[in-house]
Molecule: transfer RNA
Organism: Candidatus Moraniibacteriota bacterium
RNA sequence: GCCAGGGUAGCUCAGUUGGUUAGAGCACAGGACUCAUAAGCCUGGGGUCGUGAGUUCAAAUCUCACCCCUGGUA
Numbered sequence: 001g002c003c004a005g006g007g008u009a010g011c012u013c014a015g016u017u018g019g020u021u022a023g024a025g026c027a028c029a030g031g032a033c034u035c036a037u038a039a040g041c042c043u044g045g046g047g048u049c050g051u052g053a054g055u056u057c058a059a060a061u062c063u064c065a066c067c068c069c070u071g072g073u074a
Base pairs, nucleotide, nucleotide: 001073002072003071004070005069006068007067010026011025012024013023019057028044029043030042031041050066051065052064053063054062
């Protein structure tokens, strides 16, 4: 340089051919329980979906450019 995969919550990830709320587990905060702590239980906060542009009534999802990570290749 080229090819492939990936970038979504603090972390690990899901999101099926674009469609009406952006989710799960863990973590975190609060509550209840307990003599107390932990576990388990209930509730909650937290996201410009890597960046920018385009297509569309509508984009995490499609197109283009760029940035970053992983693997392969000479």